RNA sequence: ACCCGGCUGGCUUAAUGGGUAGAGCGUGUGACUCUUGAUCUCAGGAUUGUGAGUUCAAGUCCCAUGCUGGGUG
Numbered sequence: 001a002c003c004c005g006g007c008u009g010g011c012u013u014a015a016u017g018g019g020u021a022g023a024g025c026g027u028g029u030g031a032c033u034c035u036u037g038a039u040c041u042c043a044g045g046a047u048u049g050u051g052a053g054u055u056c057a058a059g060u061c062c063c064a065u066g067c068u069g070g071g072u073g
Stems, first nucleotide, its partner, number of pairs: 001072007010025004019056001027043002030040002049065003053061001
């Protein structure tokens, strides 16, 4: 330099052909327990790496760009 991936709550991740973002762990609350732990209940936490565009509507499509992993020479 070229090619192929990844980036979404604190962490790990899902989201088929655009239709309004879920799950597990963790955190907080309450129940249970002599206490801790385990179990159960409820709750908060994302504007999807960044910017711009198309669209009634974008995690998803177009463009630019950042970080990171792998490959070719």

The RNA shown here (transfer RNA) has 73 nucleotides and comes from Acinonyx jubatus.
Model confidence (mean pLDDT): 81 of 100.
The same sequence occurs in records of 3 taxa.
Its Rfam family is "tRNA". From the family's description: Transfer RNA (tRNA) molecules are approximately 80 nucleotides in length.